[in-house]
Context: one part of a larger RNA
Molecule: small-subunit ribosomal RNA, 5' domain
Organism: uncultured bacterium
RNA sequence: GACGAACGCUGGCGGCGUGCUUAACACAUGCAAGUCAGGGGGCCUCGCAAGGGGUCACCGGCGAACGGGUGCGGAACACGUGAGCGACCUGCCCUGGUGUGGGGGAUAGCCGGCCCAACGGCCGGGUAAUACCGCAUACGCCCCUGGUGUAGGGACCAGAGGGGAAACCCGAGAGGGGUGCUAGGAGGGGCUCGCGGCCUAUCAGCUAGUUGGGGGGGUAACGGCUUCCCAAGGCGAUGACGGGUAGCUGGUCUGAGAGGAUGGCCAGCCACAUUGGGACUGAGAGACGGCCCAGACUCCUACGGGAGGCAGCAGUGGGGAAUAUUGCGCAAUGGGCGAAAGCCUGACGCAGCGACGCCGCGUGGAGGAUGAGGCCCUUCGGGGUGUAAACUCCUGUUGCUCGGGACGAAUGCCCAGUGGAGACUGGGUUGACGGUACCGGGUGAGGAAGCACCGGCUAACUCUGUGCCAGCAGCCGCGGUAAUACAGAGGGUGCGAGCGUUGUCC
Numbered sequence: 001g002a003c004g005a006a007c008g009c010u011g012g013c014g015g016c017g018u019g020c021u022u023a024a025c026a027c028a029u030g031c032a033a034g035u036c037a038g039g040g041g042g043c044c045u046c047g048c049a050a051g052g053g054g055u056c057a058c059c060g061g062c063g064a065a066c067g068g069g070u071g072c073g074g075a076a077c078a079c080g081u082g083a084g085c086g087a088c089c090u091g092c093c094c095u096g097g098u099g100u101g102g103g104g105g106a107u108a109g110c111c112g113g114c115c116c117a118a119c120g121g122c123c124g125g126g127u128a129a130u131a132c133c134g135c136a137u138a139c140g141c142c143c144c145u146g147g148u149g150u151a152g153g154g155a156c157c158a159g160a161g162g163g164g165a166a167a168c169c170c171g172a173g174a175g176g177g178g179u180g181c182u183a184g185g186a187g188g189g190g191c192u193c194g195c196g197g198c199c200u201a202u203c204a205g206c207u208a209g210u211u212g213g214g215g216g217g218g219u220a221a222c223g224g225c226u227u228c229c230c231a232a233g234g235c236g237a238u239g240a241c242g243g244g245u246a247g248c249u250g251g252u253c254u255g256a257g258a259g260g261a262u263g264g265c266c267a268g269c270c271a272c273a274u275u276g277g278g279a280c281u282g283a284g285a286g287a288c289g290g291c292c293c294a295g296a297c298u299c300c301u302a303c304g305g306g307a308g309g310c311a312g313c314a315g316u317g318g319g320g321a322a323u324a325u326u327g328c329g330c331a332a333u334g335g336g337c338g339a340a341a342g343c344c345u346g347a348c349g350c351a352g353c354g355a356c357g358c359c360g361c362g363u364g365g366a367g368g369a370u371g372a373g374g375c376c377c378u379u380c381g382g383g384g385u386g387u388a389a390a391c392u393c394c395u396g397u398u399g400c401u402c403g404g405g406a407c408g409a410a411u412g413c414c415c416a417g418u419g420g421a422g423a424c425u426g427g428g429u430u431g432a433c434g435g436u437a438c439c440g441g442g443u444g445a446g447g448a449a450g451c452a453c454c455g456g457c458u459a460a461c462u463c464u465g466u467g468c469c470a471g472c473a474g475c476c477g478c479g480g481u482a483a484u485a486c487a488g489a490g491g492g493u494g495c496g497a498g499c500g501u502u503g504u505c506c
Stems, first nucleotide, its partner, number of pairs: 001505003005502005012361006018354002020319001025317003029314003034062003038059002041056006069272003079196007088189003093185008101135001103133002110125006141163003144159005168177003198244003205235003210232008247269004251262004274295005297308004325351001327350003333347001334345004364394004374385004398447001399443006408433001412429007450495005455476003461490005471478002
């Protein structure tokens, strides 16, 4: 000098930040991921009906792999940086090309019946789709064959052969929204390699899928990734193997720098989601608020069996020196779904609490005595506190009070008009924060100062008490009757809404 700090004394206001460093301990309660309406239906409702509206579960689509949390593990291509993939994948989005023909069988919901404490389940009947399955058509799109080419599976050319698509909805229409195949792009991801960044030799040898090859398998893809066979290799004092510790980085702190230390908040990457294991779905997960199994734990039970996972936001217990509200809002930004209106969003925007930090402001200003009183010292003459107070004249930050009152919000949304469509014009409407910030009037010095230190280092000195006692102390050291070092007082010094102490790093 610095800090995610804590402790002691003290404490007026504001802005911006920041706040479980310990038990990745256990969790009551609420909320944190839905949405659309392609489909048939249940209920309510309008209607004579056709049909319309509302609502609900179900089928179906997209999302739930993002966003949010934590730092357990991990010394590793995990991270950083620079390359490579002739070895790869990619939903939604953008650009170009080209399609969307014709059929079929089911199944939830529903109806009927049954079992069950619950969770839930069984049987029969019948129904729809942008759900599912054949058929047709199809572009070298995929497989396969041959060739050009060379760096090997990139690129290009040809082909006897084999294979593979689709879905419709709204609208009177125009048109709009979807959907299949294919080529490219953007963004995202996977894999490989060079280099870089901890301690330990009181760890010296390590290794059997081990190192390489051939065949098979597997993957989006290369690969001992896996399996059978063959060979006997591979690594190591330039530290293998083992042990310990640790998320990595941009950065942060310190320092003239070199360096040292560190990785909280914010951003990128990684890992994890009660512990361990497993796969499924999917463009993407081996999936925090999905599934299955096992373990521990908690809860319910009719004892047969079931339910659960806050390292999401709040909050509780516990641990601890120590770390906040079971708040408001989707107004903004961003995300999911939707044609849109809109719905959802503890992401986010705000508010609350804490001097935890940084910054700013205030606690008044000017005048006022050879100088009141009190207190302290004294050589008893006087000296100090001290222009300090009183007193006089002012000011009005802040506080209190009264009035006005935002920006953030328009390219959003609604209505109307113009118009070749999404473009333009006009009007209206939408704010959690918040009657907040801010502006103005009034009031009145009124409500607002402490903490540490004063032997030397080190700025600041006297008196009294105590008597190696009580105590102080960062180091040197003070205290045993004159203590500037203990305790109190007066005075002084330094900082100041803080000041000291402790801890840690430089």